[in-house]
Predicted 3D model of a 272-nucleotide part of an RNA (large-subunit ribosomal RNA, domain VI) from a Phycisphaerae bacterium.
The sequence was found in a public genome assembly.
Taxonomically the source falls in Phycisphaerae (Bacteria, Pseudomonadati, Planctomycetota).
The coordinates come from a structure-prediction model, not an experiment, and the mean pLDDT is 86.
Context: one part of a larger RNA
RNA sequence: CGUACGAAACUUGAGAGGAGAUCUCCUUAGUACGAGAGGAUUAGGAGGUACGUGCCGCUGGUGUACCAGCUGUUCCGCUCGGAGCACCGCUGGGUAGCUAAGCACGGAAAGGAUAACCGCUGAAUGCAUCUAAGCGGGAAGCCCCCCUCGAGAUUAGGUUUCGAUAUCGCCGCUUCGGCGGCGAUUGAAGGCCCCUGGAAGACUACCAGGUCGAUAGGCGGGAGGUGUAAGCACAGAGAUGUGUUUAGCUGACCCGUACUAAUGGCCGAGUG
Numbered sequence: 001c002g003u004a005c006g007a008a009a010c011u012u013g014a015g016a017g018g019a020g021a022u023c024u025c026c027u028u029a030g031u032a033c034g035a036g037a038g039g040a041u042u043a044g045g046a047g048g049u050a051c052g053u054g055c056c057g058c059u060g061g062u063g064u065a066c067c068a069g070c071u072g073u074u075c076c077g078c079u080c081g082g083a084g085c086a087c088c089g090c091u092g093g094g095u096a097g098c099u100a101a102g103c104a105c106g107g108a109a110a111g112g113a114u115a116a117c118c119g120c121u122g123a124a125u126g127c128a129u130c131u132a133a134g135c136g137g138g139a140a141g142c143c144c145c146c147c148u149c150g151a152g153a154u155u156a157g158g159u160u161u162c163g164a165u166a167u168c169g170c171c172g173c174u175u176c177g178g179c180g181g182c183g184a185u186u187g188a189a190g191g192c193c194c195c196u197g198g199a200a201g202a203c204u205a206c207c208a209g210g211u212c213g214a215u216a217g218g219c220g221g222g223a224g225g226u227g228u229a230a231g232c233a234c235a236g237a238g239a240u241g242u243g244u245u246u247a248g249c250u251g252a253c254c255c256g257u258a259c260u261a262a263u264g265g266c267c268g269a270g271u272g
């Protein structure tokens, strides 16, 4: 820009892409077959491998804005308690998120037309013949089925809902009711810029919100993590221990709460 008024939502599916794997064991059955050795077709069941998709409740990893311990050194006047630096200084743990080695699921089944092949009926050719007419069976393959995208599918689809088809001025026509053209006004439904953000993201897009508000921060409570803070008291000569205290601290998680920040502005119709 188009899709023949402007929008919002839900869809149909032309078409495109993905997937399609395989092994072992058990029963049928030590049966059929075979002198024996050996050893099935078929049918049913179970468990794996690799691959793919999704997820983080479990097991773990990571987790440089969380917690604790430890060393050296500088500083906070000193003690105590801390801060900086030393690979995140080192070490032990670890929330969210992201993850695999963790968890769940998938390949299937069904249908249609077929290949090789197997058939029925059946002539040419009084027989025979799956084929010439006709009719069946038949594959991990083909078309569907399953998953994803998908109406710029210009053949531009469908459904539902929302808002419109208004006012004024001028001109022309007029059956005097109005009709048509041009210009302006109004600014609907809805959308955008902008802003607060996000389990969305390169940008964009998408999604949640913008005071009629829980979108982010803060604050309150909780979960989870760390593991019992500081100060004080007591015990001990002291190192240290005990009590207050399952404390104190706590990033992303959950719930709540307008304290802070979401100011403001624009586009958008009257119709081939």
Base pairs, nucleotide, nucleotide: 001152005163006162007161008160009159010158011157015149016148017147018146021049022048023047024046025045026044027043033038051106052105053104054103055102059100060099061098062097066093067092068091069090070089071086072085073084074083075082076081111143112142117137118136119135120134166185167184168183169182170181171180172179173178190267191266192265193264194210195209196208197207198206215261216260217259218257219256220255221254222253224250225249226248231244232243233242234241235240